[in-house]
Context: one part of a larger RNA
RNA sequence: AACGAACGUUGGCGGCGCGCUUAACACAUGCAAGUCGCACGCGAAAGGGAGCAAUCCCCGGUAGAGUGGCGCACGGGUGAGUAACACGUGGGUAAUCUUCCCUCGAGCGGGGGAUAACCUUCCGAAAGGAGGGCUAAUACCGCAUAAGACCACGGCUGGUACGCCAGCAGAGGUCAAAGCAGGCCUCUACAUGUAAGCUUGCACUCGAGGAUGAGCCCGCGGCCCAUCAGCUAGUUGGUGGUGUAACGGACCACCAAGGCAAAGACGGGUAGCUGGUCUGAGAGGAUGAUCAGCCACACUGGAACUGAGACACGGUCCAGACUCCUACGGGAGGCAGCAGUGGGGAAUCUUGCGCAAUGGGCGAAAGCCUGACGCAGCGACGCCGCGUGGGUGAUGAAGGCCUUCGGGUUGUAAAGCCCUGUGGGGAGGGACGAAUAAAGCCGACCUAAUACGUCGGUGGAUGACGGUACCUCCUUAGCAAGCACCGGCUAACUCUGUGCCAGCAGCCGCGGUAAGACAGAGGGUGCAAACGUUGUUC
Numbered sequence: 001a002a003c004g005a006a007c008g009u010u011g012g013c014g015g016c017g018c019g020c021u022u023a024a025c026a027c028a029u030g031c032a033a034g035u036c037g038c039a040c041g042c043g044a045a046a047g048g049g050a051g052c053a054a055u056c057c058c059c060g061g062u063a064g065a066g067u068g069g070c071g072c073a074c075g076g077g078u079g080a081g082u083a084a085c086a087c088g089u090g091g092g093u094a095a096u097c098u099u100c101c102c103u104c105g106a107g108c109g110g111g112g113g114a115u116a117a118c119c120u121u122c123c124g125a126a127a128g129g130a131g132g133g134c135u136a137a138u139a140c141c142g143c144a145u146a147a148g149a150c151c152a153c154g155g156c157u158g159g160u161a162c163g164c165c166a167g168c169a170g171a172g173g174u175c176a177a178a179g180c181a182g183g184c185c186u187c188u189a190c191a192u193g194u195a196a197g198c199u200u201g202c203a204c205u206c207g208a209g210g211a212u213g214a215g216c217c218c219g220c221g222g223c224c225c226a227u228c229a230g231c232u233a234g235u236u237g238g239u240g241g242u243g244u245a246a247c248g249g250a251c252c253a254c255c256a257a258g259g260c261a262a263a264g265a266c267g268g269g270u271a272g273c274u275g276g277u278c279u280g281a282g283a284g285g286a287u288g289a290u291c292a293g294c295c296a297c298a299c300u301g302g303a304a305c306u307g308a309g310a311c312a313c314g315g316u317c318c319a320g321a322c323u324c325c326u327a328c329g330g331g332a333g334g335c336a337g338c339a340g341u342g343g344g345g346a347a348u349c350u351u352g353c354g355c356a357a358u359g360g361g362c363g364a365a366a367g368c369c370u371g372a373c374g375c376a377g378c379g380a381c382g383c384c385g386c387g388u389g390g391g392u393g394a395u396g397a398a399g400g401c402c403u404u405c406g407g408g409u410u411g412u413a414a415a416g417c418c419c420u421g422u423g424g425g426g427a428g429g430g431a432c433g434a435a436u437a438a439a440g441c442c443g444a445c446c447u448a449a450u451a452c453g454u455c456g457g458u459g460g461a462u463g464a465c466g467g468u469a470c471c472u473c474c475u476u477a478g479c480a481a482g483c484a485c486c487g488g489c490u491a492a493c494u495c496u497g498u499g500c501c502a503g504c505a506g507c508c509g510c511g512g513u514a515a516g517a518c519a520g521a522g523g524g525u526g527c528a529a530a531c532g533u534u535g536u537u538c
Base pairs, nucleotide, nucleotide: 001537002536003535005534006533007532008531009530012386013385014384015383016382017381018379019378020344025342026341027340029339030338031337034070035069036068039067040066042064047058048057049056050055077297078296079295087221088220089219090218091217092216093215096214097213101210102209103208104207105206106205107204109143111141112140118133119132120131121130122129123128149174150173151172153170155168156167157166158165159164179202180201181200182199183198184197188195189194190193223269224268225267230260231259232258235257236256237255238254239253240252241251242250272294273293274292275291276287277286278285279284299320300319301318302317303316322333323332324331325330350376352375353374354373358372359370360369361368362367389419390418391417392416399410400409401408402407423479424475425474426473427472428471429470433465440458441457442456443455444454445453482527483526484525485524486523487508488507489506493522494521495520496519497518503510504509
């Protein structure tokens, strides 16, 4: 000098930050990932109305569950493990993948069989499950079409690390799709108008390129112990395969006997890494909270499925420990998400408000979801700012303390007088953060079209914080100062008590009858809403 601090005494306000460093201990409760009816079939109850009733109408094709699509691999948490291509930095990938997005090219024809929901029969305490019957799709499956997209074949050009890569044309084989919504009548068909027609938008399929994200490989760099000196059998290499998006002993069969190591192999201990942070003149040392990048993990261990992407925190399966339910046959669960509880500990917060903003998912949109996020609450935990009054006021009042008894000091300090109103209290006004969205209007583009749609302009809802910040007026000096120290280091001195006792102490050391070092008092010094102590680092 510093701190994610703690403890003691004290404590007025505000702004901005920060807040389980210990048990990766166990968790009650609520919430934290949904969304789409413009993909699809089904479809209530309650309520209201009509009717004698059956029944019908409105709510409403609403709520709801189901099939299907996209998302759930992001965002959020933690630091256990890891000494490793985990991280940092610089490269390689001619050894690779990439949903959604952008650009370009081509296409979107014609069929089929199921299945959930639903109805029904059963099993089970439950969780849940079995059988029969019906049905739809952008769900599923054939067929057609087929571009050097893929496969095998040979040719030419260019490059090459001689493995191959890029491009051009040739003949053969293989591979695709799905619709939905709005509008219109120019063409065609029926002929008021509608669609198998036209058109627009969003989807869909194949391919090329981009962007983004990711996988893999390599050089170099960053801990301790040699009281760890030898280590290694898929080990090291080859051939051929398997497997992967992809190279590779990654895996397998066979063959060879290699490979690493004092420039520290192997073993043990410790540890997430970095940008940074603290300190220091620097070199360096220490550190890795918050914020940001990367990695790893999700009760413990293992495994795969789906998918563009996971071997998946709030998915699945198996095993284990623990907790809970049970009709004892069997089931359910995973806060290292946000709050919160117990426990551990010197020690670390509210079971708050809102999606108004920013961002994300889905959706054509309206919108829905979002403990991300924005805010508020608690804590002097930190940094910064402000206040606790300002001016005047000498008989230097009283009181206290000291005294050589003359006085000195507290001390302009108080009182008194004149002011001010930050913070506090009262009254009134009252934000920025909001950009836009949807209607409507204007223009351009698309088009057969003055329609729909898209784009631009105009227009125009929406504020959790919050009646907060801020502003104006009123009010009264009224409500707001402590803590440590005073022997030297080190700024600050006397009296009383005590008598090697009680005690102090960071080091030197004080205390045994005149203690500036203990305790109290008066006075002083230093900091100040803090001041000290302890711990840790430089």
Molecule: small-subunit ribosomal RNA, 5' domain
Organism: uncultured Myxococcales bacterium